A computed fold for a 369-nucleotide RNA from a Burkholderiales bacterium, annotated as Bacterial RNase P class A.
[in-house]
RNA sequence: GAAGCUGGCUGGGCAGUCGCUGUGGGCCGUGUGCCACACAGAGGAAAGUCCGGGCUCCGCAGAGCAGGAUGCCGGCUAACGGCCGGGCGCCGCGAGGCGACGGAAAGUGGAACAGAGAGAAGCCUGCCUACGUCCCGCUCGCGGGACCGGCGAUGGUGAAACGGUGGGGUAAGAGCCCACCGCGGACCUGGCAACAGGGACGGCACGCCAAACCCCAUCCGGAGCAAGGCCAAAUAGGGAAGCGAUAGCGCGGCUCGCGCUGCUUCCGGGUAGGCCGCUUGAGCCGUCGGGUAACCGGCGGCCCAGAGGAAUGAUUGCCCAAGGGGUCCGUCCCCUGGACAGAACCCGGCUUAUAGGUCAGCUUCACUC
Repeated sequence: GAAGCUGGCUGGGCAGUCGCUGUGGGCCGUGUGCCACACAGAGGAAAGUCCGGGCUCCGCAGAGCAGGAUGCCGGCUAACGGCCGGGCGCCGCGAGGCGACGGAAAGUGGAACAGAGAGAAGCCUGCCUACGUCCCGCUCGCGGGACCGGCGAUGGUGAAACGGUGGGGUAAGAGCCCACCGCGGACCUGGCAACAGGGACGGCACGCCAAACCCCAUCCGGAGCAAGGCCAAAUAGGGAAGCGAUAGCGCGGCUCGCGCUGCUUCCGGGUAGGCCGCUUGAGCCGUCGGGUAACCGGCGGCCCAGAGGAAUGAUUGCCCAAGGGGUCCGUCCCCUGGACAGAACCCGGCUUAUAGGUCAGCUUCACUC
């Protein structure tokens, strides 16, 4: 210098004018009020609502079934499907990246097409004729042929063909035998563990798929701030007591009885509306300590939107990036113009979107000293 890898930070700045929301203060005519008043006023994702938790109400003896989620090991945490560290596998020259990564010797099932055969298989192409029976020939213990057979080595199909390579062996072959590799169950060593390493043993049995059913282990009660609680009109209706009239209507008529109709007071439920929940919290900043780290602890400081259909905006000037143009070439002038996006009970994560700027560590290659 070029090409990369990983992890952070930032996400326009200053000033003026006019507005908006909240809190405090002040004023009055006391409310959807006013003010040359003071202070505060979006994010790293406020987003998707995908996980986890707090909080609230309902449910609940305990256990199980059903259903769902997770799934190498250790740790962190309020918890997690998150994070940190480690192991193993795959990819990359490398820095690094990716991985639903338990069980296929419980059971069921699947493997398209091709292929003889898709799992205690199988002779399509093939190899052999030693042994046994029969026939022929003769140089008389061999040659040829047929039958009965042997074989999983060659070719071919396939993503995958019943351990691989090499040698021995054989009629031809074959873990049939041997060496190395792989595999298996024990053992030893290291490690908390996942796992790694080792020397013997076993002749190979147990092929693949569980983001197929399933089995095993762990976890999970439901609904959500429109949760939930408090205050509480008008109107209508409900209950109680009293008053009034012994009146009217209904129960076919009459008597009794019952019900309804009036007024006043009180009570209770719900609605409109208002208030709380509401932002002091697993909080933020600094510093010190423990830990490889995630994270935890001590000390000091700070208070940082709380609306209730939603305020946080608009505009002007200068500056800073970025893009385009002009040029008398002076780091001068003009134009455009600021990524993704927008709190709604709160918090921890994940995922997704994001113009530009910037920092740190590391890798590979080339060159120079």

It is recorded under the gene name rnpB. Rfam family: Bacterial RNase P class A. Rfam describes the family as follows. Ribonuclease P (RNase P) is a ubiquitous endoribonuclease, found in archaea, bacteria and eukarya as well as chloroplasts and mitochondria.